The prediction has a mean pLDDT of 78. Bacterial RNase P class A from a Chloroflexota bacterium, 359 nucleotides, folded computationally. The sequence was found by an Rfam model in a public genome assembly. Its Rfam family is "Bacterial RNase P class A". Rfam classes the family as a ribozyme.
RNA sequence: CAAGUAAACCGGGUGACCGCCGCUUAACUUUUGUUAAGGGGAGGAAAGUCCGAGCUCCUUCAGGCAGGAUGCUGGAUAACGUCCAGGAGGGGAAACCCUACGGAAAGUGCCACAGAAACAUACCGCCUCAGCGCAAGCUGCGGUAAGGGUGAAAUGGUGAGGUAAGAGCUCACCGCUCCGAUGGUGACAUCGGUGGCGGGUAAACCCCAUCCGGAGCAAGACCAAAUAGGGGGACAUAAGGUGCCUGUCCUGUUCCCGGGUUGGUCGCUAAAGGUGGCGAGUAAUCGUCACCGUAGAUAGAUGGUCACCGCUUCGCUUUUAGCGGAGUACAAAACUCGGCUUACAGGUUUACUUGGCCU
Numbered sequence: 001c002a003a004g005u006a007a008a009c010c011g012g013g014u015g016a017c018c019g020c021c022g023c024u025u026a027a028c029u030u031u032u033g034u035u036a037a038g039g040g041g042a043g044g045a046a047a048g049u050c051c052g053a054g055c056u057c058c059u060u061c062a063g064g065c066a067g068g069a070u071g072c073u074g075g076a077u078a079a080c081g082u083c084c085a086g087g088a089g090g091g092g093a094a095a096c097c098c099u100a101c102g103g104a105a106a107g108u109g110c111c112a113c114a115g116a117a118a119c120a121u122a123c124c125g126c127c128u129c130a131g132c133g134c135a136a137g138c139u140g141c142g143g144u145a146a147g148g149g150u151g152a153a154a155u156g157g158u159g160a161g162g163u164a165a166g167a168g169c170u171c172a173c174c175g176c177u178c179c180g181a182u183g184g185u186g187a188c189a190u191c192g193g194u195g196g197c198g199g200g201u202a203a204a205c206c207c208c209a210u211c212c213g214g215a216g217c218a219a220g221a222c223c224a225a226a227u228a229g230g231g232g233g234a235c236a237u238a239a240g241g242u243g244c245c246u247g248u249c250c251u252g253u254u255c256c257c258g259g260g261u262u263g264g265u266c267g268c269u270a271a272a273g274g275u276g277g278c279g280a281g282u283a284a285u286c287g288u289c290a291c292c293g294u295a296g297a298u299a300g301a302u303g304g305u306c307a308c309c310g311c312u313u314c315g316c317u318u319u320u321a322g323c324g325g326a327g328u329a330c331a332a333a334a335c336u337c338g339g340c341u342u343a344c345a346g347g348u349u350u351a352c353u354u355g356g357c358c359u
Stems, first nucleotide, its partner, number of pairs: 001355010012309007020041002023038006043330001047341002050339005055216004061247005067212005072086005087101001088099004102207002107205002109201003123148002125144003129140004156174006175197001176195001178193006220266004230257006239251003273292008310328008
């Protein structure tokens, strides 16, 4: 200097005028409100609504079922399907990245087409024997699964010996089942031994382990107001009580049709909050000390105009630099928070890997 990998940050600024929302203070105003001054006012994803909670309601408590979710090990967390660190498998030259990563020896199912055959087998081929033939070769009985073909996958793979020809038939190495020793909290790793070993698939059904009540801020609480103190049905050993069932507990209970109110206040912002220092830990994170107080709208608030500057890019020129043109990303809270996923013009920084050059 170039290419790459992992992570973090910025993503417009200043001034003036007009306009918007909340709050504080003061004055006026019967109240409602009006005026003035001061301060504050949308992200790193606010998006998606995919997970988890805080919070609210459903009567209390307990048990079971259905259904759903997760799935290697150990930690973190309020919790999670998230995050951190490891293990195994795979990709990459490497830094690094990916994994829907328990079980096929509980059972059931599936593996299309091709191919002789996909829980099993002989199409081509090879070999011994017999017959025919001048020969090439043909036919039949038997043996075979090493070679070829088909396929995603064909009696575990490679090599040697052996054989009529072959085969774990025998041996060596590797893979796999089982047993043991050592190391590790563990997943596992290493070493030694035994066996001759007929697939794959569970984001197929299923089995195993762990976890989960439901509905959700349009939850819910209160005030005001209005109407039809409307109509019909079932029941008292019944019925109802936010997945279903059982028990407990509570109740004059429950179902259907119809009508009225679509007003206001709260919930609604101090949160598992933020920032910084120190300490522990490989890290996620935790502890402690100090400081800060960070929008609360309700048809839904931060916009418009002007000027200068910044950044990117193009052209020209007098290349200390100047002039002109074009552009400046994704995109707006609606109860709050922890994550995940997706979008993003341009720019900055850190660490690591590889290559080249110079010293």